[in-house]
RNA sequence: GGCCCCAUCGUCUAGUGGCCUAGGACACCAGAUUCUCAUUCUGGGAACCAGGAUUCGAAUUCCUGUGGGGUCA
Numbered sequence: 001g002g003c004c005c006c007a008u009c010g011u012c013u014a015g016u017g018g019c020c021u022a023g024g025a026c027a028c029c030a031g032a033u034u035c036u037c038a039u040u041c042u043g044g045g046a047a048c049c050a051g052g053a054u055u056c057g058a059a060u061u062c063c064u065g066u067g068g069g070g071u072c073a
Base pairs, nucleotide, nucleotide: 001072002071003070004069005068006067007066010026011025012024013023018056028044029043030042031041032040049065050064051063052062053061
């Protein structure tokens, strides 16, 4: 340098145009339970890499960029 793949809560991930005000697990915070801790239960906060395009409507499709990974030389 060419080609391919990926980017979503703190972490891992679901999503395949409208049912999404983006769901779940772990973690975190608060409460209940307990003599205390742990466990268990209830509740809470927390995310779509950036810009543009298409569309009535985009996390989802397209283009460009950025970052990461793979492969060829």
Predicted 3D model of a 73-nucleotide RNA (transfer RNA) from Candidatus Levybacteria bacterium CG2_30_37_29. Model confidence (mean pLDDT): 81 of 100. Its Rfam family is "tRNA". From the family's description: Transfer RNA (tRNA) molecules are approximately 80 nucleotides in length. Rfam links the family to the GO term triplet codon-amino acid adaptor activity. The source organism's lineage runs through Bacteria, Bacteria candidate phyla and Candidatus Levyibacteriota.